[in-house]
């Protein structure tokens, strides 16, 4: 120093042919039980690594930045 891949909820990843952000474990509440576990029902959780651009519309698509992995001399 080139070249690929990745960054989305606490954490594990989906969504990546522009069109409401999603699951699963966590956590929090109610039912369940004498009590726990498990189980069911339901709530909260996210400026989608950061900065610009195209577009009616951007997690998605273009640019550049950081972080982190692999790969080559």
């Nucleotide at each position: 120093g080139c070249c690929c891949g990745c960054a989305u909820a606490g954490c594990u990843c989906a969504g990546c042919g522009c069109g409401c952000a999603g699951a699963g474990c966590a956590g929090c509440g109610c039912c369940u039980u004498c009590a726990c576990a498990c189980g069911g029902c339901g709530c909260a959780g996210g400026u989608c690594g950061g900065g610009g651009g195209u577009u009616c519309a951007a997690a998605u698509c273009c640019c550049u930045c950081u972080g982190c992995g692999g790969g080559u001399a």
Molecule: transfer RNA
Organism: Micromonospora sp. NBC_00389